[in-house]
RNA sequence: AGAGUUUGAUCCUGGCUCAGAACGAACGCUGGCGGCAGGCCUAACACAUGCAAGUCGAGCGAGAAAGCGGCUUCGGUCGUGAGUAGAGCGGCGAACGGGUGAGUAACACGUGAGUAACCUGCCCCGUGGUCCGGGAUAACAACUCGAAAGGGUUGCUAAUACCGUAUAAGCCCACAGCGCUGCGGCGUCGUGGGAAAAGCGGGGGAGCUCUUAGGAGCCCUCGCGCCUCGGGGUGGGCUCGCGGCCCAUUAGCUAGUUGGGGGGGUAACGGCCCACCAAGGCUUAGAUGGGUAGCUGGUCUGAGAGGACGAUCAGCCACACUGGGACUGAGACACGGUCCAGACUCCUACGGGAGGCAGCAGUGGGGAAUCUUGCGCAAUGGGCGAAAGCCUGACGCAGCCAUGCCGCGUGAGUGACGAAGGCCUUCGGGUUGUAAAGCUCUGUUUAGGGGGACGAACCCAUGCGUCCGGAUAAUGGGCGCGUGCUGACGGUACCCCUGCAGCAAGCACCGGCUAACUCCGUGCCAGCAGCCGCGGUAAUACGGAGGGUGCGAGCGUUGUUCGGAAUUACUGGGCGUAAAGCGCGUGUAGGCGGUGUCGUAAGUCGGGUGUGAAAGCCCCGGGCUCAACCCGGGAAAUGCGCUCGAAACUGCUGCACUAGAGUACGGGAGGGGGGUGUGGAAUUCCUGGUGUAGAGGUGAAAUUCGUAGAUAUCAGGAGGAACACCGGUGGCGAAGGCGACACCCUGGACCGAUACUGACGCUGAGACGCGAAAGCGUGGGGAGCAAACAGGAUUAGAUACCCUGGUAGUCCACGCCGUAAACGAUGGGCACUAGGUGGUGCGGGUAUUGACCCCUGCGCUGCCGCAGCUAACGCAUUAAGUGCCCCGCCUGGGGAGUACGGCCGCAAGGUUAAAACUCAAAGGAAUUGACGGGGGCCCGCACAAGCGGUGGAGUAUGUGGUUUAACUCGAAGCAACGCGCAGAACCUUACCUGGGCUUGACAUCCUGCGAACCCUUCAGAGAUGAGGGGGUGCCCUUCGGGGAGCGCAGUGACAGGUGCUGCAUGGCUGUCGUCAGCUCGUGUCGUGAGAUGUUGGGUCAAGUCCCGCAACGAGCGCAACCCUUGUCCUUAUUUGCCAUCAUUGAGUUGGGCACUCUAAGGAGACUGCCGGUGUGAAACCGGAGGAAGGUGGGGAUGACGUCAAGUCCUCAUGGCCCUUAUGUCCAGGGCUACACACGUACUACAAUGGUCGGUACAAUGGGUCGCGAUACCGCGAGGUGGAGCCAAUCCCAAAAAGCUGGCCUCAGUUCGGAUAGGAGUCUGCAACUCGACUCCUUGAAGUCGGAAUCGCUAGUAAUCGCGGAUCAGCAUGCCGCGGUGAAUACGUUCCCGGGCCUUGUACACACCGCCCGUCACACCAUGGGAGUUGUUCGGACCCGAAGUCGGUGAGCUAACCCUUUAUUGGGAGGCAGUCGCCCACGGAUCGGAUAGCGACUGGGGUGAAGUCGAAACAAGGUA
Repeated sequence: AGAGUUUGAUCCUGGCUCAGAACGAACGCUGGCGGCAGGCCUAACACAUGCAAGUCGAGCGAGAAAGCGGCUUCGGUCGUGAGUAGAGCGGCGAACGGGUGAGUAACACGUGAGUAACCUGCCCCGUGGUCCGGGAUAACAACUCGAAAGGGUUGCUAAUACCGUAUAAGCCCACAGCGCUGCGGCGUCGUGGGAAAAGCGGGGGAGCUCUUAGGAGCCCUCGCGCCUCGGGGUGGGCUCGCGGCCCAUUAGCUAGUUGGGGGGGUAACGGCCCACCAAGGCUUAGAUGGGUAGCUGGUCUGAGAGGACGAUCAGCCACACUGGGACUGAGACACGGUCCAGACUCCUACGGGAGGCAGCAGUGGGGAAUCUUGCGCAAUGGGCGAAAGCCUGACGCAGCCAUGCCGCGUGAGUGACGAAGGCCUUCGGGUUGUAAAGCUCUGUUUAGGGGGACGAACCCAUGCGUCCGGAUAAUGGGCGCGUGCUGACGGUACCCCUGCAGCAAGCACCGGCUAACUCCGUGCCAGCAGCCGCGGUAAUACGGAGGGUGCGAGCGUUGUUCGGAAUUACUGGGCGUAAAGCGCGUGUAGGCGGUGUCGUAAGUCGGGUGUGAAAGCCCCGGGCUCAACCCGGGAAAUGCGCUCGAAACUGCUGCACUAGAGUACGGGAGGGGGGUGUGGAAUUCCUGGUGUAGAGGUGAAAUUCGUAGAUAUCAGGAGGAACACCGGUGGCGAAGGCGACACCCUGGACCGAUACUGACGCUGAGACGCGAAAGCGUGGGGAGCAAACAGGAUUAGAUACCCUGGUAGUCCACGCCGUAAACGAUGGGCACUAGGUGGUGCGGGUAUUGACCCCUGCGCUGCCGCAGCUAACGCAUUAAGUGCCCCGCCUGGGGAGUACGGCCGCAAGGUUAAAACUCAAAGGAAUUGACGGGGGCCCGCACAAGCGGUGGAGUAUGUGGUUUAACUCGAAGCAACGCGCAGAACCUUACCUGGGCUUGACAUCCUGCGAACCCUUCAGAGAUGAGGGGGUGCCCUUCGGGGAGCGCAGUGACAGGUGCUGCAUGGCUGUCGUCAGCUCGUGUCGUGAGAUGUUGGGUCAAGUCCCGCAACGAGCGCAACCCUUGUCCUUAUUUGCCAUCAUUGAGUUGGGCACUCUAAGGAGACUGCCGGUGUGAAACCGGAGGAAGGUGGGGAUGACGUCAAGUCCUCAUGGCCCUUAUGUCCAGGGCUACACACGUACUACAAUGGUCGGUACAAUGGGUCGCGAUACCGCGAGGUGGAGCCAAUCCCAAAAAGCUGGCCUCAGUUCGGAUAGGAGUCUGCAACUCGACUCCUUGAAGUCGGAAUCGCUAGUAAUCGCGGAUCAGCAUGCCGCGGUGAAUACGUUCCCGGGCCUUGUACACACCGCCCGUCACACCAUGGGAGUUGUUCGGACCCGAAGUCGGUGAGCUAACCCUUUAUUGGGAGGCAGUCGCCCACGGAUCGGAUAGCGACUGGGGUGAAGUCGAAACAAGGUA
C1' cells in the first nucleotide's frame, strides 16, 4: 500500500466482498508448564444456608452459670470462676467501605467560573470556660396477654441520658451612630435582650472534712473528655457560561406557567411553597413530544481528522423487591433503619406475624456464555477504644477456566545404502527425507530428595539516653538506640543434588483474491462457498489419502467495532449524458459584500499566570533471570479562566468617496401582457340555380353519402375556430409561452449624453405569486378536429394501427388543479482567460449629394475553433475553463416516488416520504463484432429471360415410422436420406435364436511333447469330438544332443472387444467458399479496448492494379508457377499411318514416315501494337494480327477461422467398462419385414414418337483364377469349342441417337411396361426366405402432373449410347468417355447467399438474440382490515394509607413558674385523640401514542423447462 467482482474487450461511475487490528466473548478440534491480568454483556428474575458493622466497663446501673475448692444438719451454703459472660441505659460509628446501571437527555456528567446566598461530626491552631441544682427511666423484680413475633400494668435505680438556674471574653437578635461600598451589602462602636458545659482515669503528698477505720472527698498535678467563640483543613449544598445521541412522518409548548413586592420554609438563593397583582415565558440557532442512553478519565481503531465503545481500574451520579413518606443525625429521605401501600415467598394454634444477596460465596432460572457455600486479618485501609484489643467476604491470598497478554519446553549434534512403509510415476524414477533407525551429547521441564525466603515494620512490652510538662516531683508525652513479640499465602517462590530422551503437538488451509498439488472416490448427486463461483465421468474448488503452506499450546469458526471506504468527502467527493439544478420569479430571516480614514478591541495573534485528579498513552530510569507486569521521574494533555500587549485582516462606531447599484433626460426595436372592436381566405351547414350517377375512402375494400338528386359547380346566407404568404438557429418574455389588423391601458430590456443619490449590493431556508396540456365546477358557445363509443376492414385473434361516423373536450367568462422529456436534461451573481465568421437592435468614425462598401463601441442571438477541462462524448468569452459568494440536490439496483402519517384539493390527485424483503449488480461513454421488415456501392444461374425437370403414375433405391426374437450401427436443414455400402443368398455381419470353447480365432514370453504336413472313416446342422494311414526335411554337433521354424498340451503374465464417450483426442472430411478476405512488425493517434495501415477517388474475377493519404513495409490468401485441352515446330516411327510406287478380299504385304495419331521437348498470348475514353495513371472500349485475346476452356490447388459440424464402426488413441464373456467358433434366421410418409433416381404417358429392315461415324477404358474371335447348337438368355492376346498388335466391341425405307394415325393405342402365370439360362457348396438374365403369355397405373420446388449461360442444358471400379453372380446407383447439340440474359426493383463502407442497437450463446405484462402454482416479507389483546402517557373526577405541616386538644401530663401550707390547684410546655391541606396505591371515565394477533383483501419480491399474447431494443415492423 491494495485486491476480486458488471463487459466479447475498454475506460468511468457505483455497490458488494476480502486481506489488518481489536474483544469481558462464545462454539468446534486439540492441549505440557509458569508469571501477570480477567471472568453473568442475558432475568434491576427469584433466592435455601453461612458470613459481610460494630465497638467502648477509662460514661452508667445491674450482674449470672457450668466447672473447681471448702463447709454441711445433704435442704444448702461459702470461696473461686468474676465484676467475667450475656443483656440494658449512654457515646461514637452505622450516610464510609462493598454492589449494580434499572431510571435519568438532566446543571445528571465534563470543563471553567460564582456563592457578599450556605453548611461541615471526628481532625488541627487559637480564645475563654467546665458553677449550683432537679426530676425521671431502661435494665431488674412482681403480676399479666399472646402459638409466635412481641407487648401491658405496677414497683426500684444510675449516668458523659434528660431538665432548670447562674456566669458570657466572644457569639446571636433589635435599635441608634460612624466608616466603606461593586448600592446587593460589609465593617466598627454604643444601649437593651438572649443562649453553655460532664465528667472519667492516673499520679502526688503538706493540710482540711467525713468515716462502717478498709477508705472516700476537698487540694495540687497529668491525661482523656465536655462547653463558648474565632480561624484552618476536609467534605458537601446551591447557581451560572460552554460541551457531548437520534427522529420535523413530533411545530408549536406553557397556569405556578413568566415576573413583582409581601409572607412561609431551608444550612442557604429561589414559585421551593402560599395569598395578591401584572400577562408574561420558551421556540426552526429546534421549544414541546417520541425513541435510545448512566456521564467522564479513558478503551479499540485510524497516517491523521475522525468513527465506535464506556467491562476490569479511577472520579461523579443514580438506585437498593415496587411505589410513597418522614424520623434520627454534622451528614440520609438511609442496601444489611423505620412507617404505610402493593406484588411475591415463608411461619401460624387462623387470631396474627416474618422477609428483601444490584455485599462475599452459593442455588434455581434465563442464556451461546462467565468461577469456590476456600484461608487470613500477617500486610494495606476503615470503625470503636487511652490502650491491649475487637470487628472488617474492604482487603491480602489461595481455588476453578488456554478467557487474554507474556515467557519456556516437547530435545541437540552427527547420520545415505538416500532403509522399510506410504504416495505418485512417463516404470527410468521421484517424494516423504537427515526425516527415522544407529552413534555421541545435554538435562530446561516433569519426577524424587535436601535446603529455603523477601514481604515485618509498627503497635505493644521492656532497658537506656534526651526533651516537654509539672512543684526543683510522680503518673504522662515526644524523639533516638537496643531487646522481645507478630506470616494467611507456605514448606510456596528460589537454590542444590540424583536419574531417564525419557512423560509433552496440534489446528486450519492448499481454484483466484492468498503462501501451498497430485492420486483415488463421487457424477448438478452427495456436498462446498467470504466474493467471484465449483460439482452433469478425467473436479488442484465436494469426500479421503499422500505431499505442501501458515500459525503453534494453540488453531479455526461465529458475532461485534474501527480500518481499507475519498462509500457522508472538515482534512477529502460530486450534480449536461452515470444518482443528483427546485418549472419560473418576487422576496423574509440568514450567509456573503466596493474605496479612504479616525477610533474600538468582540473575533484574530503573541507573552505571562491558574487549572486541566490519579491511573493510562509517550520518553527516561529502575525492580521481578527476560518479557508481560510493576515502581519513580518527566513530557504531553491540541481545552477553559484570568491578565498584559499587538491592530494587518474580519466585526463594530463615526466621517468621507464613486468604479457596484439606482434615479432623471433623449432615442429607436419588439408575435411582452390585458381589454375593445374590425377583416379576409378556408372548412361545415342552410337556401336557390346548373347537372346526373355515382361520390367518398383504401394497400385493396367495406361501413358511409347519393335518383327523396349526392359528388361536382354557381350565387346568396349562417356560425364557430384559427390567422396562409411575410416567417428567418429572426424578435419579445423570468419561465410557462407569445404570430391577421386597429385603438386604449400597461411591464421590461437596449442605446446615447450629462446630472444626481452615495454601497442603497448578491444570493435566498421558510413564505408569496406565476405556471403548457389534460382534468374538475358553474354558465355560455360549438364550424372543424376528436378520447370514449359505434360500425367497416385487417388479422389466428385485433377491445389497435387503416377507413366511415361520433360525444366529452378543444373556444369564451369566472373559479379550481399545480403537474411535464416544465430540457440547454446545464440554479443565480460577479470577475478573469486566443481568435474566426454570421444574424439582430442602437450608436460612433472615415468617405459621400446620398445609399452602400470599409473601420469601430455596447446589448442580445448562432456556428467553428486554441489553451484548459472532461470517463469519454463533448464544452470552450452564451464554459462543462480559472476563481469568489449564496441557494437547491445526490450517496448501489429493485421494492418505490410506493405504504403509513401530515398538509393541499370538489374530485382526479399533488406534495412531503420510509421500511421489511431481495439482487451482485443496476448504470454512463466509447470499442470491435453480429444483426436490422436501416442506407449506399458491388458480386453470384440469386432473381429475371430461357431450356429441361421434380412434386401426380409404376418401379428401383435410401430414410422416417411401424413391426419383429433380430429387423446391427452411424449420418439429421442447406452441409442426413442411390449417404458410410466401389455391389447383405452363405461369407461379409457388427444383430437375433440355438449349439460350443475359455491363455482363447490373433501377438510375445516360459515348460513339456511332437517335425511340419498330406490322405481318409464315423457321429453331428456344423463348430467339434472319436479314430485310421502316410511322412520326415533345414542348421550345428563332442553323435548324447542342441537350435530355428511349425503343431499339440500346460501354467501365468496377458490376449480380445464394430462395448461407452467424436462433448477427452489425433488424423481425415463436410460447410460457409475459389468467397476476397485474414493478419503481423515498426511508426503514429487514443487513458484504454482499439484505431490507422485495410478507409477515400478510380479499376478489377480478385485487398487486381493505380492515384491520394501518418503511415511505411511484410506474411497467409488472389493471381502466376503444375496437369489437361486448343495451334505450330523439333525429335522418334511400332503394334500406329498410307500422299506417292507395287500388291491384296482387306494397309494384307513390300516400301515410306510426308500426313493423322502417339509421346518427349519446345514455340506461342504479354493489353505487346493501333485508336478512343480516363487524372499525362491503373484500367476500360473498339480494332489489327493470330489457332487462340484480355484469367482462352477444364482440373488440381481451399487463407485466418466458424459450425463442441461428421467420424472412437477405416485407422490411431486417453479414460471408463466386460474377462467360462460385451471375447471367440458354428448352424439357421435377420439387415430384403409393410397400413403408411419423405428424399433421390429410372421408365413413361407417345407421332420431334413406336416398330421392322437396311446403313454410317466414336472416345475413355478393361482383360491370364482373365478377355475370349471365326465356326456350330439354341427363338433367346446361353451352350459347345477354343484361334489370338500379359495387349497402339488379340478380345470385350454392337456404339446409340443419326441417316434411309416400310408400317402404325391419336386410341389407354403396335403408347406404356408394372404385375402375374408358365418355361428356361448363368453364377455359385447353396438362388425358399432373398440373385441377374432369356422366351411365351399377362398386360396395371399413367393422356404431362396442386401448393410448391430443382438444375443449367456453350461444346453448356437437353438427348444418345459406350467403358470402368466393386464383383463368383447381381447396377435404374457411382466414377468416367465420347456422339448429336440448343434457347436466353432487357436488367439488378424484388427472393436467397456473399463482399465493402456507413448508421442504429437494451444483441455478444451475438435476431433461432434480447425482453415485457396478465394469468396459474409454491414460498417470503409487507400495506389495508370488522375488531381484539397488551404497554404507556395525558385531561377532568372519586377514594385517600403512612407522614410532615397547620388548627384544635374538654382526655393525659415528672422537671420550670405561681399557689396551697403540705403536696393540692393553676399556668407554661408536651402527649394522645381529632379536624384540615398535600399525596402513593386503588377506582371509574375520556383521549393520545405504541406494539402483537386478525376472517378477508391489496400490491411487491423470489422461484425449473407452465399459459396467453408480442409492448420495448433495428425505422423492433404504427419511431
Background
Model confidence (mean pLDDT): 85 of 100. Small-subunit ribosomal RNA from a metagenome, 1519 nucleotides, folded computationally. The RNAcentral record of the sequence draws on SILVA. Its Rfam family is "Bacterial small subunit ribosomal RNA".